TPP riboswitch aptamer (THI element) from a Vicinamibacterales bacterium, 96 nucleotides, folded computationally. It was read from a public genome assembly, where an Rfam model found it.

RNA sequence: GCGGAUGCCUAGGGGUGGCCGGGGAACCGGCCUGAGAUCACACCCUUCGAACCUGACCCGGAUCAUACCGGCGUAGGGAAGGCGCGAUUGACACAC
Numbered sequence: 001g002c003g004g005a006u007g008c009c010u011a012g013g014g015g016u017g018g019c020c021g022g023g024g025a026a027c028c029g030g031c032c033u034g035a036g037a038u039c040a041c042a043c044c045c046u047u048c049g050a051a052c053c054u055g056a057c058c059c060g061g062a063u064c065a066u067a068c069c070g071g072c073g074u075a076g077g078g079a080a081g082g083c084g085c086g087a088u089u090g091a092c093a094c095a096c
Stems, first nucleotide, its partner, number of pairs: 001094001003092001007083004011046004017032006052077003058071004
């Protein structure tokens, strides 16, 4: 100067799709989005709850294709306790 509430412990909740090539299959390799695309002592989320599930084989747009983007969504569900710092007198991160 810029941003602006992030941390730790314990416990718990959750997802893993699409396309291309090879293969009889199991599976292997590559590509797309993403924090994460089946493996993890990882990642994300835990009521201040869009982590995730249902609606949904939903609607619109884009794409080779897909929850890829938006809507639906002040819809219905959804897993918590403790400790510490701190709120414009700014913890903390980044840059100089």
Rfam family: TPP riboswitch aptamer (THI element). Gene Ontology term of the family: thiamine pyrophosphate binding. The model forms 87% of the base pairs in the Rfam consensus.